[in-house]
This is a predicted structure of a 71-nucleotide RNA (transfer RNA) from an Elusimicrobiota bacterium. The sequence was found in a public genome assembly.
Formats: sequence, structure tokens, C1' cells
RNA sequence: CGGGGCAUGGUGAAGUGGCAUCACGCGUGCUUUGGGAGCAUGAGUCCUGGGUUCGAUUCCCGGUGCCCCGA
Repeated sequence: CGGGGCAUGGUGAAGUGGCAUCACGCGUGCUUUGGGAGCAUGAGUCCUGGGUUCGAUUCCCGGUGCCCCGA
């Protein structure tokens, strides 16, 4: 320098145009002498800036970061 891939709650992941989910973790309540386990409930997220669309985590373009291949 060229090409490709990835970016989603605190952590790890699913989600290829129509209410953003799951597991663990966290808060609250029940249970317990207490803790743990269990049950119920709740908070918390689409890397960033534009574009397309009635509607974008999803499609397109730019940027940023990480990884891989080539030179």
C1' cells in the first nucleotide's frame, strides 16, 4: 500500500427490513436463623457520521478500533 472479516447491556453470544432477544452477572421481593440454591420481578445495549426506505442492528457510503491474508 492492496484485499477480506469483526464491532449488539457489565461479560459472552443470537438476531439478513417491522416491539432488539438469550445465558451468566447486577438490583428488589419471596423462601432460609444466616448464606447458598430455587422462584418471581426489574434496570441496563445495536462503535461513530451520513444516505436509501413509510420503517435500518439489518442495505449503501465515509470514519474509528481490532483481527487475518498478500505485497

Rfam family: tRNA. Gene Ontology term of the family: triplet codon-amino acid adaptor activity. It is annotated as a transfer RNA.